[in-house]
RNA sequence: GGGUUUAUAGCUCAGUGGUAGAGCAAUCGGCUGCAGUCCGAUAGGUCACAGGUUCAAUCCCGGUUGAGCCCU
Numbered sequence: 001g002g003g004u005u006u007a008u009a010g011c012u013c014a015g016u017g018g019u020a021g022a023g024c025a026a027u028c029g030g031c032u033g034c035a036g037u038c039c040g041a042u043a044g045g046u047c048a049c050a051g052g053u054u055c056a057a058u059c060c061c062g063g064u065u066g067a068g069c070c071c072u
Base pairs, nucleotide, nucleotide: 001071002070003069004068005067006066007065010024011023012022013021018055026042027041028040029039030038048064049063051061052060
């Protein structure tokens, strides 16, 4: 330099056009002699960035940036 995959909550990941979820972690409560396990609730996201298409974009399109892999 060329090709390809990828970026969503603190972490690991779902979500194939109709206004975003789970597990773990955190906080509070229940349970317990205390703690853990277990049960319930709460909080936590400008969906990497700025555009385009669309009535409507996490999702589709091209670009930028970061990361992984292959070729040279």
Molecule: transfer RNA
Organism: Adiantum capillus-veneris